Predicted 3D model of a 71-nucleotide RNA (transfer RNA) from Candidatus Micrarchaeota archaeon CG1_02_55_22. The prediction has a mean pLDDT of 81. It matches the Rfam family "tRNA". By type it is a transfer RNA.

[in-house]
């Protein structure tokens, strides 16, 4: 400097244009003499911008962070 890929909840990861789930973790509660385990249950997420569209995590484009490769 060039080319590709990745970006989702505290952490890892589903979701190929229609209400964004999942698990382990947090908070409550049931259980229990305590704790663990084990069930119930609630909170919390699409990297920034524009852009197609009736609608965008998706798709285009540009931008940043990470990675790999080339020089």
């Nucleotide at each position: 400097g060039c080319g590709c890929g990745u970006g989702u909840a505290g952490u890892g990861a589903a979701u190929u244009g229609g209400u964004a789930u999942c698990a382990c973790g947090u908070g409550g509660g049931a259980c229990u003499g305590u704790g663990g385990a084990u069930c119930c249950u609630a909170a919390g997420u699409a990297c920034c911008g524009a852009g197609u569209u009736c609608g965008a995590u998706u798709c285009u484009c540009g931008g940043c962070c990470c990675g790999c490769g080339c020089c």